The RNA shown here (small-subunit ribosomal RNA) has 1442 nucleotides and comes from a metagenome.
């Protein structure tokens, strides 16, 4: 430094999250040491208990104790006195303030103790604690009388200087004034004690500290707090204070603050400094230092040098607590310590040894201040938990492709060394110089020095030796991405994780475990809470056409900003000096603890205040010019500009009258409407209200809104020419003011179209709509509101500058409707430059500059609540709770659109022939059942896997049966006869009990059987969503894509698009593309035509033989055919067309013409399309069973569905007889002829044939006879009987034959499917699969042989371009709002608790202070803490409903 997340992907806008650092921390695991810190952030919430402020006998007296006979020495607590108690130490409740911070300042003040100077210290007095005596009282305490002292009190003397006051003289200042002199008046004191060395006392000047006070400028949020203020803001007086002052009182005057935010609301002690940060900033003010406020909450004085006083007093309140019920006591937010509260924060230690503080001549005495020590890893910093060797790479653990290997791991294990720490024993400080005592030395004095003595809580601490012996010592968190660090196994949207994206639905690197990594380390995560990243409030340093974001417009205040030249000043600006900026911290350097952390010493810094000297370009100020911003005159132009009036002609509607009759009107198609009482339509003439065709335009005008027939008056503007005139007068403009479409809304008019509402008729599942007949506000004038709009150029005014081309309005110049020219508009294109790109582009969205106005994530909301404002409608203004991780913008690539364009295709149309209706076969879904094994389910399942289910097949039920197995390989043991063969039992399975029979070799031993034990077998059980493999579809549709280049920021795009052409991304032309791959098309195979070269089994023309006949035979290869190979078709030739091209029509030739007809051959990819049941295989189960053998049954069950066929329904037909022509293809467990036998299905028979030889008959066609349109001489179900054949075996459940029997059906609704030529339709022949068959199914094969295609508007599906998209799981999409329920937040509400605040009144305690007054235990007045009563305001909760 960034980094993740919006999308299929991409730029960008914009939020949310992380990495980092930090804590007075807290939790959760863990814990070996030591050093330096820190240790109620909550409840200024209530406290037991102990301690934190005394002290002096050198002030005073009494009084006790000890020694002493005694003086009289040392000691003690009380009491009077003096000083201290105002520090020191706690907290941060209050305070938005001269309270802190800085700088200045008193010409308005004080300062106990200390310093320095000067002066004094003289007399008197009267009383009080204490002590006795006594009284009340439970207590605390309190009264009374005697009686005493002082450095307590009081009063007189003293006054040079000092203080006031007048008066005058002199410098000096800053206005009141200051200093300085004379003079005259008035004020006021004192204390003493001792060790005689000293310590004190009074006054006054001075210093030196510490305080008051006063100002400049710094110092939180809100405007949904705009106004505030009567002691208020001045003044003169008087009172108060140490001083100033409305501090306070009288009076007089109306001031004074406030958008530069007064007042009010709210939050909070500030500061040096703390973290963070590149800085700026931005949080934050614990621990140390200053400052300030507060001590149970409130008020108020005493005292005193200072207090309105934390361990002082009084009074009021709450609250504790004691009481004899009369009263009294108390104040940890000093240090310990207790319960509460809380996530959470320490001993009811030691000591005056050291600093420092009170008192004290000192000795000392007090000190929870201090310094110690103790408890927590709370945090920094430091050391340890060993080091070298050491591979059989040991066991073990994990993993694995699995007897190996890989890792844990040189780790261990052993072998050597070393001993920090711990523990033991021994030593053992610094930290202490001072005072004080002794004795010396110097010294005028006050001191000063020197020896020696005395004093350590920490501590027996720190350190230092010495001993043994790896010994006493490692754990947290993470391993998807971000972010280092991978796998095994349980789990199955459970469980659970998660900071953010997200993971988890049976192969999780996200859960849990474990193995094994990574990072930290005595910690290590999580949570919290700042700062950082975040230029995400943009000073440094951000936007605003479409992302959030330009006020609808316009005047014009304050403010801001602002032309040339000279001058003046020096405020801003710069610069020199000076003074401040406390120490502490930060930074440097340097020293001490062995290093660090910590601490000390310099040094720099503290960017900032003030003060002074100095520059003068710039801003600014002064003054004077100047014309070129501006603005006036002139002369002229243009205009749907604004306002008042007159005027007009089309048109619509009404009305009157005529003409004239049956409809009009009006839709997609209709009805409602209106019309025989005469409509509609025509004509005339009247009446009425709005609007103003053509011109008319991409045009003009105006500040927006907006503005149209004509003419008239009044007006305003803009430009233009020309000179002139003022002389910076501009510019923007918060609030103000004003204008402000439509449409509301008052009060009068007016109403002719049109029309919200509202009525009726349609559409329609319904239509409270869209369409139609009607119609009322309103539209239209006046006035007066209202104030919004996608009030848009989504583009705020205003100057300056920077390229071009074309159009257009309107001016001037020139004679001018050309045109090179110049203003002012108005547009369109395109360049630099901008932009995320769309695009802006002299009318910028470039370049710069002034000035206003708005943004800061989406939702909730432009909503709530309050406030102004409106007649209401409603306008302005303007949020939070909650939620989401995204919302957005813009181009891109696809998919879709009941968009567009453009081309195919048995896609529609033209045909011909089915299905759908009958019966039957088949297959499915249903349902049955002990099973009805499984799969397949638009197109792309359903005569599909199955090219053959009676057993087997078979996977499915039922039953009885085996367990190393029905089947492979290996081991070890054991066994000596297996295996077949055969009898009997049993439904049947070597399941049992029996005959008969019998391996190799020299020996080890082989084979082989069978039991035992083990390793495996076996699984048509699971997962087609883990898989291969092979397929089905889109589709034999013309696509799909690379490579360099070019273009974009970039996803991408060019090529592949375009113009034509084709079946064809097929081919030409063109083009920032060239060119290249799979795909199309050729190359393959069959077929249509001929040549060659072969002649058996096929052929027979000529020659022979031969038969009742037949290539039967010799004999021949012409022919036909066979099958091998070559030829042949290429738009090649020719004529129009076409862009000259590629094609494309026509013809000529030809067997075939324009890919000649067929096959084969299927791009990238779709569809988590099918198949673990074909085989293959990865996980997973099952192992006496989900393996496996055997009967037997199912797989064929059957109200009714629904796919595919097949037979009809007949006369283009059946019936019977007769005669003709194929092609592929199968055959040895086979195919099978002639005869015979039977009606026949077959049955015998067996000739022939391992096949161009046999087998084998084609059938419709054709001829000749019968039937007469009917359920028939149609049709053939269904059933009854006899039978043949396969086959262990046809009950379930085979086929086929003869007799008999003769159902439904007489051409099938809605709908739907196949064909475009040798095809459709038809007719029969073959074969697989198989003992046989359910075959009418599948795949071939030849015979007969049509019809119709104008066409591309429509259905359907494709292909190509293009456009919109809020779609990317892609329209089977996205997505809106009611409704029901269940939860969260918030608003509103009759009210109902609180809190806090103003005002009025009432009633007042303690106290000051002033007045009475019998001078006292008085009274009374202001004030006023606090109490109450009323009434407002703000602000919090709670509330049934809503």
């Nucleotide at each position: 430094a960034g980094a993740g997340u919006u999308u299929g992907a991409u730029c960008c806008u914009g939020g949310c999250u992380c990495a980092g650092g930090a804590u007075g921390a807290a939790c959760g695991c863990u814990a070996g040491c030591g050093g330096c810190a820190g240790g109620c952030u909550u409840a200024a919430c209530a406290c037991a208990u102990g301690c934190a402020a005394g002290u002096c006998g050198a002030g005073g007296g009494a009084c006790g104790g000890u020694a002493g006979c005694a003086a009289u020495a040392c000691u003690g607590g009380a009491c009077c006195g003096g000083c201290a108690a105002a520090c020191g130490g706690g907290u941060g409740c209050g305070g938005a303030a001269c309270a802190c911070g800085u700088a200045c300042g008193c010409a308005a003040c004080u300062u106990a103790c200390c310093c320095c100077a000067a002066a004094c210290a003289g007399g008197u007095g009267a009383a009080u604690a204490g002590c006795c005596u006594u009284c009340u009282g439970a207590a605390a305490a309190g009264g009374a009388g005697a009686u005493u002292a002082a450095u307590a009190c009081a009063c007189c003397g003293u006054a040079a200087a000092a203080u006031a006051a007048u008066a005058g003289g002199a410098u000096g200042g800053c206005a009141u004034c200051a200093u300085u002199u004379u003079a005259u008046u008035a004020u006021a004191a004192u204390a003493g004690c001792c060790c005689a060395g000293g310590c004190g006392g009074u006054u006054u000047g001075g210093g030196a500290u510490g305080g008051g006070c006063g100002u400049g400028c710094g110092c939180c949020u809100g405007a949904u707090u705009a106004g505030g203020u009567a002691g208020u803001u001045g003044g003169u007086g008087g009172g108060g204070u140490a001083a100033u002052g409305g501090c306070u009182c009288a009076c007089c005057a109306a001031g004074c603050c406030a958008a530069c935010g007064a007042u009010c609301a709210g939050u909070a002690a500030c500061u040096g400094g703390u973290g963070u940060g590149a800085g700026a900033g931005c949080a934050c003010g614990a621990c140390c230092a200053g400052u300030c406020a507060c001590a149970c909450g409130g008020g108020c004085a005493c005292u005193g040098a200072g207090a309105c006083a934390c361990g002082g007093g009084c009074c009021c309140g709450a609250c504790u607590c004691c009481u004899a019920c009369g009263g009294g006591a108390g104040g940890c937010a000093g240090c310990a310590g207790u319960g509460a509260g809380g996530a959470a924060u320490a001993u009811u230690g030691g000591u005056c040894a050291a600093u420092g503080g009170a008192c004290g001549c000192a000795a000392g005495u007090c000190u929870g201040a201090a310094c110690c020590a103790g408890c927590c890893a709370u945090g920094c910093c430091g050391c340890g938990u060993g080091a070298a060797g050491g591979a059989u790479g040991a066991a073990g653990g994990c993993g694995u492709u699995c007897u190996g290997c890989g890792u844990u791991g040189u780790a261990a294990a052993c072998u050597u060394c070393u001993u920090u720490u711990a523990u033991c024993u021994g030593g053992g400080a610094a930290g202490a110089a001072a005072c004080c005592u002794a004795c010396c030395u110097u010294u005028u004095c006050u001191a000063a020095g020197g020896u020696a003595g005395c004093c350590g809580a920490c501590g027996g601490u720190a350190c230092c030796a010495g001993a043994g012996g790896a010994a006493u010592a490692a754990g947290c968190a993470c391993c998807g991405g971000c972010u280092a660090a991978c796998u095994c196994c349980g789990u199955g949207c459970c469980a659970g994780c998660a900071g953010c994206c997200g993971c988890g639905g049976u192969a999780a690197u996200u859960c849990g475990g474990a193995g094994g990594g990574u990072g930290c380390a005595a910690g290590c995560g999580u949570u919290a809470u700042c700062c950082g990243g975040a230029u995400u409030u943009a000073c440094u340093g951000g936007g605003u056409u479409u992302a959030a974001a330009g006020g609808g417009u316009g005047u014009g205040u304050a403010g801001g900003c602002g032309g040339g030249u000279a001058u003046u000043u020096a405020a801003g600006u710069c610069a020199g000096u000076g003074g401040u900026g406390a120490a502490a911290u930060c930074u440097c350097c340097g020293a001490g603890c062995u290093c660090a952390a910590c601490u000390c010493g310099g040094a720099a810094a503290c960017u900032g205040c003030c003060a002074u000297u100095g520059a003068u370009a710039c801003u600014a100020u002064u003054u004077a010019u100047c014309u070129u911003g501006a603005a006036u005159a002139u002369u002229g132009u243009u205009g749907a500009g604004g306002u008042a009036g007159g005027c007009g002609g089309a048109a619509u509607a009404u009305g009157u009258c005529a003409u004239g009759u049956a409809g009009c009107g009006g839709u997609g198609a209709a009805a409602u409407g209106c019309u025989u009482a005469g409509a509609u339509a025509u004509g005339a003439c009247a009446u009425a209200g709005a609007a103003c065709a053509c011109c008319g335009a991409u045009c003009g005008c105006g500040a927006a809104g907006g503005c149209a027939g004509c003419u008239u008056g009044c007006u305003a503007a803009a430009c233009a020419a020309u000179u002139a005139u003022u002389g910076a007068c501009g510019c923007u403009g918060a609030g103000g003011c004003a204008c402000g479409a439509a449409g509301g809304c008052g009060u009068g008019g007016g109403g002719a179209u049109c029309a919200a509402a509202c009525a009726g008729g349609a559409u329609u599942a319904g239509a409270u709509a869209c369409c139609c007949u009607g119609g009322u506000a309103g539209u239209c004038c006046a006035c007066g509101c209202c104030c919004u709009a996608a009030a848009c150029g989504a583009u705020g005014a205003u100057u300056a500058c920077u390229g071009g081309a074309c159009a257009u309005u309107u001016g001037c110049g020139a004679u001018a409707u050309a045109c090179a020219g110049u203003g002012a508009g108005u547009g369109u294109c395109u360049g630099a430059g901008c932009g995320a790109a769309a695009g802006c582009a002299u009318u910028a969205a470039g370049u710069a500059a002034u000035c206003c106005a708005c943004c800061u994530g989406g939702g909730a909301a432009g909503u709530a609540c309050g406030u102004c404002c409106g007649c209401a409608a409603g306008g302005a203004u303007g949020a939070a709770a909650c939620u989401c991780a995204a919302a957005g913008g813009a181009a891109u690539u696809g998919a879709c659109g009941g968009g567009g364009g453009u081309c195919c295709g048995c896609a529609c149309a033209a045909g011909c022939g089915g299905u759908g209706g009958a019966g039957u076969a088949u297959g499915u879904g249903g349902u049955u059942u002990a099973a009805u094994u499984c799969g397949a389910c638009g197109a792309u399942a359903c005569g599909c896997g199955a090219a053959g289910a009676a057993c087997c097949u078979u996977a499915c039920c039922u039953g009885g049966g085996u367990u190393u197995g029905a089947c492979a390989u290996g081991u070890g043991g054991c066994u000596g006869g297996a295996u077949g063969c055969u009898g009997c039992g049993g439904g049947a399975a070597c399941c049992g009990c029996g005959g008969a029979g019998g391996c190799u070799u020299u020996c080890g031993a082989g084979g082989c059987u069978g039991c035992c034990a083990c390793a495996c077998a076996g699984g048509u059980g699971c997962u087609g969503c883990a898989u291969g493999g092979c397929u089905g579809u889109c589709g034999u549709c013309a696509g799909c894509u690379c490579g360099u280049g070019c273009c974009g920021u970039g996803a991408g795009g060019u090529g592949u698009u375009a113009g034509g052409u084709u079946a064809a991304g097929u081919c030409c032309u063109g083009c920032a593309a060239c060119g290249a791959g799979c795909g199309c098309a050729a190359c393959c195979c069959c077929u249509g035509u001929g040549g060659c070269u072969a002649g058996u089994u096929g052929c027979c023309a000529u020659c022979a033989a031969g038969u009742a006949a037949u290539g039967u035979u010799g004999g021949g290869c012409a022919c036909u055919c066979u099958a091998g190979u070559c030829a042949g078709a290429c738009u090649g030739c020719c004529u129009g067309u076409g862009a000259u091209a590629a094609g494309c029509a026509g013809g000529a030739g030809g067997a075939a013409g324009g890919u000649g007809g067929g096959g084969a051959u299927g791009a990238c990819g779709u569809c988590a399309a099918g198949u673990c049941a074909g085989u293959a295989u990865g996980g997973u189960c099952c192992u006496u069973a989900u393996a496996u053998c055997c009967a037997g049954g199912g797989c064929u069950g059957c109200a009714a569905a629904c796919g595919u066929g097949c037979u009809a329904c007949a006369a283009u037909g059946g019936a019977g007889g007769g005669u003709a022509c194929a092609g592929a293809g199968a055959g040895a467990u086979g195919c099978a002829a002639a005869g015979c036998c039977g009606c026949g299905a077959g049955g015998u028979a067996g000739a022939g044939c391992a096949a161009a030889u046999c087998c084998a008959a084609a059938a419709a066609a054709c001829c000749c006879u019968c039937c007469c349109c009917a359920g028939u001489u149609c049709a053939g179900a269904u059933u009854g009987g006899a039978g043949u054949c396969u086959g262990c075996a046809a009950c379930u459940c085979g086929a086929c034959u003869c007799c008999a029997u003769g159902a439904a059906g007489c051409c099938g609704g809605a709908a739907u499917c196949g064909c475009u030529a040798g095809u459709a339709a038809u007719g029969g022949c073959g074969c697989a699969u198989c003992a046989g068959c359910u075959a009418c199914g599948g795949c071939g094969c030849c015979g007969u042989g049509a019809a119709u295609a104008c066409g591309u508007u429509c259905c359907c599906g494709g292909g190509c371009c293009u456009u919109g998209u809020a779609c990317a799981c892609a329209c089977c999409g996205c997505c809106c709002g009611u409704c029901a329920c269940a939860u969260c937040a918030u608003g509103a509400a009759a009210g109902c608790c609180g809190a806090u605040u103003g005002c009025a009144c009432c009633c007042a305690a303690a106290g000051u202070g002033g007045c009475c007054u019998u001078u006292u235990u008085g009274g009374u007045c202001c004030c006023c803490a606090g109490g109450g009563u009323g009434u407002g305001g703000u602000u919090g909760g709670u509330g049934a409903u809503u």

It matches the Rfam family "Bacterial small subunit ribosomal RNA".